[in-house]
RNA sequence: GCGGGCAUGGUUCAGUGGAAGAACGCCAGCUUGCCAAGCUGGAGGUCGCGGGUUCGAUCCCCGCUGCCCGCU
Numbered sequence: 001g002c003g004g005g006c007a008u009g010g011u012u013c014a015g016u017g018g019a020a021g022a023a024c025g026c027c028a029g030c031u032u033g034c035c036a037a038g039c040u041g042g043a044g045g046u047c048g049c050g051g052g053u054u055c056g057a058u059c060c061c062c063g064c065u066g067c068c069c070g071c072u
Base pairs, nucleotide, nucleotide: 001071002070003069004068005067006066007065010024011023012022013021018055026042027041028040029039030038048064049063050062051061052060
């Protein structure tokens, strides 16, 4: 230099055009003599950045950044 993959709550990941979710973690309540476990509820996201297409974009297109793999 060329090609490919990935980027979504604190972490690991789903979601692939129509109101952003789960698990773990965190907070509160219930339970217990206390802790843990269990049960219930809650907070937490400019969906990496900038444009474009569309009535509508996490999703499609272009560019950029970071990480990983391959080729030269």
Molecule: transfer RNA
Organism: Dehalococcoidia bacterium